[in-house]
RNA sequence: CGGUACCACUGGGGGUGCACGGAAGUGCUGAGAGAGGCCUGUGGCCUCAACCCUUUGAACUUGACCUGGUUCAUGCCAGCGUAAGAAAGUGGGGGCCGACCGCA
Numbered sequence: 001c002g003g004u005a006c007c008a009c010u011g012g013g014g015g016u017g018c019a020c021g022g023a024a025g026u027g028c029u030g031a032g033a034g035a036g037g038c039c040u041g042u043g044g045c046c047u048c049a050a051c052c053c054u055u056u057g058a059a060c061u062u063g064a065c066c067u068g069g070u071u072c073a074u075g076c077c078a079g080c081g082u083a084a085g086a087a088a089g090u091g092g093g094g095g096c097c098g099a100c101c102g103c104a
Base pairs, nucleotide, nucleotide: 001098002097003096004095006092007091008090009089010088011054012053013052014051017028018027019026020025034048035047036046037045038044039043060085061084062083066079067078068077069076
């Protein structure tokens, strides 16, 4: 001097499903299935909260009205999946690695 384990700060990304019920509510999976609002509306959208993820990226999206299994039912489980996408910068860095210089 360069890099890095690590630390801090400030940003950013994402989903919210299924079943029973007249309703209230209850049950399943999950880190997360919450609250409020709007819309001629058994659904959709917006905001906030919580939660998760941020390139070492299965958070999440697509393929997918996919395939197999299971279940009252569902991305519930597995496959697909070494698939295609997907949101990051700054500062510190005494430890570690490397390069260079000097001295013995």
Model confidence (mean pLDDT): 77 of 100.
This is a predicted structure of a 104-nucleotide RNA (TPP riboswitch aptamer (THI element)) from Melghirimyces profundicolus.
Its Rfam family is "TPP riboswitch aptamer (THI element)". Rfam links the family to the GO term thiamine pyrophosphate binding.